[in-house]
Context: one part of a larger RNA
RNA sequence: UGACGGGGGCUCACACAAGCGGUGGAGCAUGUGGUUUUAUUCGAUCCAAAGUGAAGAACCUUACCAAGGCUUGACAUACCGUGAAUCCUCUUGAAAAAUAGGGGUGCCUUCAGGAACACGGACACAGGUGGUGCAUGGCUAUUGUUAGCUUGUGCCGUAAGGUGUUGGGUUAAGUCCCACAACGAGCAAAACCCUCAUGUUUAGUUUCCAUUGUUAAGUGUGGAACCCUUAGCAGACUACCGGUGAUAAGCUGGAGGAAGGUGAGGAUAACGUCAAGUCAUCAUGCCCUUUACGCCCUGGAGGAUACAUGUGUUACAAUAGAUGGGACAAACGGUCAUGAUCCUAUGAGGGUGCACUAACUCUAAAAACCCGUCUUUAGUUCAAAUUACAGGCUGUAACUUGCUUACAUGAAGCCAGAAUCACUAGUAAUUGUCGGUCAGCCAUACAACGGUGAAUUCGUUCCUAAUCCUUAUACA
Numbered sequence: 001u002g003a004c005g006g007g008g009g010c011u012c013a014c015a016c017a018a019g020c021g022g023u024g025g026a027g028c029a030u031g032u033g034g035u036u037u038u039a040u041u042c043g044a045u046c047c048a049a050a051g052u053g054a055a056g057a058a059c060c061u062u063a064c065c066a067a068g069g070c071u072u073g074a075c076a077u078a079c080c081g082u083g084a085a086u087c088c089u090c091u092u093g094a095a096a097a098a099u100a101g102g103g104g105u106g107c108c109u110u111c112a113g114g115a116a117c118a119c120g121g122a123c124a125c126a127g128g129u130g131g132u133g134c135a136u137g138g139c140u141a142u143u144g145u146u147a148g149c150u151u152g153u154g155c156c157g158u159a160a161g162g163u164g165u166u167g168g169g170u171u172a173a174g175u176c177c178c179a180c181a182a183c184g185a186g187c188a189a190a191a192c193c194c195u196c197a198u199g200u201u202u203a204g205u206u207u208c209c210a211u212u213g214u215u216a217a218g219u220g221u222g223g224a225a226c227c228c229u230u231a232g233c234a235g236a237c238u239a240c241c242g243g244u245g246a247u248a249a250g251c252u253g254g255a256g257g258a259a260g261g262u263g264a265g266g267a268u269a270a271c272g273u274c275a276a277g278u279c280a281u282c283a284u285g286c287c288c289u290u291u292a293c294g295c296c297c298u299g300g301a302g303g304a305u306a307c308a309u310g311u312g313u314u315a316c317a318a319u320a321g322a323u324g325g326g327a328c329a330a331a332c333g334g335u336c337a338u339g340a341u342c343c344u345a346u347g348a349g350g351g352u353g354c355a356c357u358a359a360c361u362c363u364a365a366a367a368a369c370c371c372g373u374c375u376u377u378a379g380u381u382c383a384a385a386u387u388a389c390a391g392g393c394u395g396u397a398a399c400u401u402g403c404u405u406a407c408a409u410g411a412a413g414c415c416a417g418a419a420u421c422a423c424u425a426g427u428a429a430u431u432g433u434c435g436g437u438c439a440g441c442c443a444u445a446c447a448a449c450g451g452u453g454a455a456u457u458c459g460u461u462c463c464u465a466a467u468c469c470u471u472a473u474a475c476a
Base pairs, nucleotide, nucleotide: 001476002475003473005471007470008469009468011466013464015460016459019423021421022420023419026314027313028312029311030310031309032308033307034305035304042053043052064300065299066298068296069295070294073125077124079121080120081119082118083117087102088101089100091098092097107114108113127289128288130287131286132285136283137282138278139277140276143272148187149186150185151184152183153182154163155162156161166179167178168177169176193266194265195264196263198234199233200232201231203229204228207224208223209222210221211220237260240254241253242252243251244250303442320375321374322373323372324371325370326369333362334361338355342351343350344349382413387408390405391404392403393402429452430451431450432449433448435446
């Protein structure tokens, strides 16, 4: 100087407390461990692994296993020879591939040849999701959006080093003020950026309105006040007032205001820590491999299952379920696409194919909610797993192993032990909608969007994590 203490002090955080809803018990989905297996490919393992890489494993993907094949190779650059290439057919085969035939010439040209492609050959080489993340780059997580981390000159100390960065206040903040052997400066913080909330100007089509018109419809005409959309501008700064404070920084109450003290959310992440993670995104040193640890193909595995565990979802019901009617969103996506309408089917679906390269058209029905009726506390008109049978869709292909429809079947489960998690406001809870990946889909995941919409916070004694100061230390 650090680190550490079941030392002390100040402070802070959904850390506790106060609330609210979960997990842990049940079924199912999914990940992981273990076990099994010819193979169950590989990585990730406290917080910071475990619905993670994977924004989608039937084939492909695929890296694993078995069988069948290839050895200059599936791919690249060079050398030689033959033939342009593409194409069609026969036989064998699970395919890869091998075999035998057929047809057939193009482009450039200095007529030598060349470009591209295919086959054969020889050597350099290719190839490797093989090893090492403890050789690395890059990227990422975490501490942590915590308030810290440093430096120049000066001064102090023999020196390591200290000071500044400490003290008194204050702040979300090393934020600011005052004091001070310090005076300055930098990286972080803040601000600058994006979205939302208000007004104004601009521009009005595909948006909106008036009138016309109709069973119905912005259909026609006219317009741009409003809604909305587009691009600019304004606005919030403790600016104003009272109190408090050291006359400071600030704190507190109020006014005005759409918004008030960082307005809300996002992006943004200092010096470092963990030899943290990744050689399987990619790149890369070294090592290993080269008729195989490379490459092609068929089938299988990754979906196994005594068990253990994580994350979710659906429930256990009446604040509910069933049924009929009625209402209100936002955001996103669409041309090998989204697909209206009509017909058909109990239904999934099938047929038709208007409109739309989209403020125009389509997915589209929003659902919780409201109003009627039934159920009356039961393992039930709760719950839906499982199973049987019959269908539909995608796709060469649905057995292992897809989704979905109708009918039947109707497990466990009556609110969950010890323990444990999230959340402070348009939040929790609850409720639907959409997107990416994608032929289809195991999505209950992930990412986004709106609707309805709470309770509680006395406070910092305690638990946990952390900053700063101080102190002990046989630690470095």
Molecule: small-subunit ribosomal RNA, 3' major domain
Organism: Gossypium stocksii